Notes
The prediction has a mean pLDDT of 77. Two RNAs folded together computationally: RNase P RNA and transfer RNA, 467 nucleotides in total.
RNA sequence: GGAGUAGUACGGAUGGCCGCUGCCCCGUCUGUUAGGCGGGGGGGAGGAAAGUCCGGGCUCCACAGGAAAGGGUGCUGGGUAACGCCCAGUCCCGGUGACGGGAAGGAAAGUGCCACAGAAAGGAGACCGCCUUUUUGGGUAUCUUUUAUCCAAAAAGGUAAGGGUGAAACGGCGAGGUAAGAGCUCACCAGUCCCGCCGGUGACGACGGGAGCUAGGUAAACCCCACCCGGAGCAAGACCAAAUAGGGAAACGCUUGAGGGUCUUCCGCCCGAGUUUCCGGGUAGGUCGCUUGAUCCUGGCAGCAAUGCCGGGACUAGAUGAAUGGCCAUCGUCCCGAGAGCGGGUGACCGUUUCGGGAAACAGAACCCGGCUUAUGGACUGCUCCGACA
RNA sequence: CGGGACGUAGCGCAGACUGGUAGCGCACCUGAAUGGGGUUCAGGGGGUCGGAGGUUCAAAUCCUCUCGUCCCGACCA
Numbered sequence: 001g002g003a004g005u006a007g008u009a010c011g012g013a014u015g016g017c018c019g020c021u022g023c024c025c026c027g028u029c030u031g032u033u034a035g036g037c038g039g040g041g042g043g044g045a046g047g048a049a050a051g052u053c054c055g056g057g058c059u060c061c062a063c064a065g066g067a068a069a070g071g072g073u074g075c076u077g078g079g080u081a082a083c084g085c086c087c088a089g090u091c092c093c094g095g096u097g098a099c100g101g102g103a104a105g106g107a108a109a110g111u112g113c114c115a116c117a118g119a120a121a122g123g124a125g126a127c128c129g130c131c132u133u134u135u136u137g138g139g140u141a142u143c144u145u146u147u148a149u150c151c152a153a154a155a156a157g158g159u160a161a162g163g164g165u166g167a168a169a170c171g172g173c174g175a176g177g178u179a180a181g182a183g184c185u186c187a188c189c190a191g192u193c194c195c196g197c198c199g200g201u202g203a204c205g206a207c208g209g210g211a212g213c214u215a216g217g218u219a220a221a222c223c224c225c226a227c228c229c230g231g232a233g234c235a236a237g238a239c240c241a242a243a244u245a246g247g248g249a250a251a252c253g254c255u256u257g258a259g260g261g262u263c264u265u266c267c268g269c270c271c272g273a274g275u276u277u278c279c280g281g282g283u284a285g286g287u288c289g290c291u292u293g294a295u296c297c298u299g300g301c302a303g304c305a306a307u308g309c310c311g312g313g314a315c316u317a318g319a320u321g322a323a324u325g326g327c328c329a330u331c332g333u334c335c336c337g338a339g340a341g342c343g344g345g346u347g348a349c350c351g352u353u354u355c356g357g358g359a360a361a362c363a364g365a366a367c368c369c370g371g372c373u374u375a376u377g378g379a380c381u382g383c384u385c386c387g388a389c390a
Numbered sequence: 391c392g393g394g395a396c397g398u399a400g401c402g403c404a405g406a407c408u409g410g411u412a413g414c415g416c417a418c419c420u421g422a423a424u425g426g427g428g429u430u431c432a433g434g435g436g437g438u439c440g441g442a443g444g445u446u447c448a449a450a451u452c453c454u455c456u457c458g459u460c461c462c463g464a465c466c467a
Base pairs, nucleotide, nucleotide: 001386002385003384004383005382006381007380008379010377012331013330014329015328016327017326018325020044021043023041024040025039026038027037028036029035030034046362050373051372053371054370055369056368057367058233059232060231061230065267066266067265068264070229071228072227073226074225075089076088077087078086079085090104091102092101093100094099105224106223110222111221112218113217114216127163128162129159130158131157132156133155134154135153136152137151138150139149140148141147171189172188174186175185176184190214191213192211193210194209195208196207198205199204237288238287239286240285247279248278249277250276251275252274259271260270261269281466282465283464295314296313297312298311299310300309301308302307333359334358335357336356337355338354341352342351343350344349391463392462393461394460395459396458397457400416401415402414403413410447418434419433420432421431422430423429440456441455442454443453444452
């Protein structure tokens, strides 16, 4: 210098002018618990406020009960209010490496599927090939028959070594063995299972021995196993005010129980005289919920860490068709171009400085938090590999 | 703000549950019948399934993320 990899903090500052929106104060006017107008003070988006993908708080449904169904998660240990999140580790995979990724339980419980091709797609299978036997035909050897041997065809059988198909073909390789072959047998290697022992909380790892055991893939297919999950959502929910045609129709009920209790079914429990649906009608205003919270900043201690405990300080939007903006100047950051001086270096060059020009993204609260994911601007730091020079 | 559905040829849709050659209708193109057009008949082209990643031998289909479109949700009686 190039390429890469992990992480950190940040998301401009100050001033002026013009605006927006809540709150508080003052003045003034009116039809005076209020409102209008004018003035002043003070507050006013984010790291993702986003997607709404998970998890909680909060609220209501009697308690949030049991069973089924359904859904989710899935290596181990820890953290947490909780999680599918985070931290630390194990194993596997990718990368030369820094490092990254993994829905990573079970396929030796059961069922299904594995298109096309191929003989055969799972305890399967004989297409070619190889081998044996029998029969038939032909050749050779012997004078002939017999016999021996070779070739071809057919039939019966053996064979998974070889060819070929496929994403995948029932361990690999060598030797023995055999008619030809084959874990059929043996040595070595790979894997699986079982036993023992050591280390570790554990996933798992190391070592030793045994069994020829070789068992295909797929569970982000059904399923099995373990664990978890009641439902809805601030348009939850509570209160006040206003208004009407307090209308019509249908269904099911009135204690032998309709219906409701926020997906479905059953049980249990509770409420229960009206309920549900459709047509039509009315109001579409206000208050609370609402922002002090698993909050933020900071110090110490424990822990590898996530995080927890203890102490000090701070109060930081609460709007409801919905405000938080625009312009100018200066400074700061970065980029480009030009120039000169100083300092460092053998040098390429680096640092500092002057002038001119330019750039700053993604996007915006709507009950509140913890995560994940996605969008996005430049800056800084650690580490790795490669190249060059000394 | 909350809840839900959909995206496949120019247009409207099927295929997805149970993974294995992407299909139907209209439209389009060519040819024939006609003097010409319409109509009819015969034949043909056009997609990589909104985008990205993953599981798998194999993905429109299964899983995750993302983009876009559409629908529903106030109270009284």

Rfam match: Bacterial RNase P class A.